The prediction has a mean pLDDT of 76. A computed fold for a 393-nucleotide RNA from a Geodermatophilaceae bacterium, annotated as Bacterial RNase P class A. Rfam family: Bacterial RNase P class A. Rfam classes the family as a ribozyme. The sequence was found by an Rfam model in a public genome assembly. Of the family's consensus pairs, 96% are formed in the model.
RNA sequence: CGAGCCGGCCGGGCGGCCGCGGGCGGGAGCGAUCUCGCCCGAGGAACGUCCGGGCUCCACAGGGCAGGGUGGUUGCUAACGGCAACCCGGGGCGACCCGCGGGACAGUGCCACAGAAACAGACCGCCGCCGCCUCGCGCGGCGGUAAGGGUGAAACGGUGGUGUAAGAGACCACCAGCAUCCCGGGUGACCGGGGUGGCUAGGUAAACCCCACCCGGAGCAAGGUCAAGAGGGAGCCUUCGGGCUCUUGCGCAGGCGUUCGACGGCGGCCCGCCCGAGCCUGCGGGUAGACCGCUGGAGCCUGCCGGUGACGGCAGGCCUAGAUGGAUGGCCGCCCAUCGCAUCGCCGCAAGGCGGGCGGGGACAGAACCCGGCGUACAGGCCGACUCGUCCG
Numbered sequence: 001c002g003a004g005c006c007g008g009c010c011g012g013g014c015g016g017c018c019g020c021g022g023g024c025g026g027g028a029g030c031g032a033u034c035u036c037g038c039c040c041g042a043g044g045a046a047c048g049u050c051c052g053g054g055c056u057c058c059a060c061a062g063g064g065c066a067g068g069g070u071g072g073u074u075g076c077u078a079a080c081g082g083c084a085a086c087c088c089g090g091g092g093c094g095a096c097c098c099g100c101g102g103g104a105c106a107g108u109g110c111c112a113c114a115g116a117a118a119c120a121g122a123c124c125g126c127c128g129c130c131g132c133c134u135c136g137c138g139c140g141g142c143g144g145u146a147a148g149g150g151u152g153a154a155a156c157g158g159u160g161g162u163g164u165a166a167g168a169g170a171c172c173a174c175c176a177g178c179a180u181c182c183c184g185g186g187u188g189a190c191c192g193g194g195g196u197g198g199c200u201a202g203g204u205a206a207a208c209c210c211c212a213c214c215c216g217g218a219g220c221a222a223g224g225u226c227a228a229g230a231g232g233g234a235g236c237c238u239u240c241g242g243g244c245u246c247u248u249g250c251g252c253a254g255g256c257g258u259u260c261g262a263c264g265g266c267g268g269c270c271c272g273c274c275c276g277a278g279c280c281u282g283c284g285g286g287u288a289g290a291c292c293g294c295u296g297g298a299g300c301c302u303g304c305c306g307g308u309g310a311c312g313g314c315a316g317g318c319c320u321a322g323a324u325g326g327a328u329g330g331c332c333g334c335c336c337a338u339c340g341c342a343u344c345g346c347c348g349c350a351a352g353g354c355g356g357g358c359g360g361g362g363a364c365a366g367a368a369c370c371c372g373g374c375g376u377a378c379a380g381g382c383c384g385a386c387u388c389g390u391c392c393g
Base pairs, nucleotide, nucleotide: 001389002388003387004386006384007383008382009381010380012335013334014333015332016331017330018329020041021040022039023038024037025036026035027034028033043364047375048374050373051372052371053370054369055219056218057217058216062271063270064269065268067215068214069213070212071211072086073085074084075083076082087101088099089098090097091096102210103209107208108207109204110203111202123149124148125145126144127143128142129141130140131139132138133136157175158174159173160172161171162170176200178197179196180195181194182193183192184191185190223292224291225290226289231248232247233246234245235244236243237242250284251283252282253281254280255279256278264274265273299318300317301316302315303314304313305312306311336362338360339359340358341357343356344355345354346353347352
């Protein structure tokens, strides 16, 4: 210098004017409210809502069946389908990358096209025996054969030999693979070595299924407080029209149920036990306002320590949006990354370089209870580690 690989970070800056949401303080006003000042006010993904948790409510005898999820090992973590390290398999010369990575000797199903056959298979070929004639490298029948051809993603271990009519793990040597035993290493997945065995019947479980482990439901419109409220009941007053007070929180229809036991008791079904009077559906009507939840948290930053790492511990510092028709915006100026030009000056033989001018121009996208992840989108830019190649010293 070229090509590549991995990780981290930023993702326009400054100023002025106007405006918006929230908090605190001051002033005016009986009050509603108005006004002034200060402070805070989106993201690395706030996104998708795919996992996991906190929080809240329903609740919390038990058992069985069904259902869902996860799937190498060891760790991390509040938890996870996340992350780290390692193992195994695959790719790359390499840095490094990829893997939904338990089980196919429990059973069932499926394997497109092609092919005779897709699990146990004779289409061609090879070989033997018999028959026939047109006596041939013939035809037909019966049988043997998985060595050769052919099909296929895949055809029942590979190579060589023995053997045979031709063949075949039928037998032998080596290799591959499987099962099993032993030794050594590792927490473990697994790795290394040795022995024995039958010669060895494919793939597919993001097909059913089997194994191991895990799993209550609903979600901030959770949930709570206050106000309001149609209608009903009771009391009082009344000029009989109604009014006031208290209480409850509506009315109508249909269905189920009240020891023949509903509903509820962790989503479904069954058994069982507890409880004991309501429950479900439809139609109509009323109120639909305020506050809490609500933002201080598995929080952020810096440093040190432990750990290969994910991560953990300690110390110090910081407070950093809380809207509810939903704020975080608009305009102007200067600058920056970057792009363009029938543009100007200087340098240069030239390619081009430097400095101006004019114009354009900054992506993906925006909180809504809060976190941890994953996934996806993203103009442009910065930094660092490493690998391969070439050249120079």